[in-house]
Molecule: transfer RNA
Organism: Clostridia bacterium
RNA sequence: GGGAUUAUAGCUCAGUUGGUAGAGCACUUGCGUCACAUGCAAGGGGCCACAGGUUCGAGUCCUGUUAAUCCCA
Numbered sequence: 001g002g003g004a005u006u007a008u009a010g011c012u013c014a015g016u017u018g019g020u021a022g023a024g025c026a027c028u029u030g031c032g033u034c035a036c037a038u039g040c041a042a043g044g045g046g047c048c049a050c051a052g053g054u055u056c057g058a059g060u061c062c063u064g065u066u067a068a069u070c071c072c073a
Base pairs, nucleotide, nucleotide: 001072002071003070004069005068006067007066010025011024012023013022019056027043028042029041030040031039049065050064051063052062053061
């Protein structure tokens, strides 16, 4: 220098043909316990790496940038 893959909740990951973003763990509250843990119930937390574009509508499609990993030279 060229190429591939990845970037979504605090963490690990889903997200179908473009149609208002989910799970597990973690966290908060209550029940429960002498207390803790397990268990049960409820709840909070995200504009999807960044910036543009297409579209009535983008996590998803297109372009550029950034970061990580890998391959080629």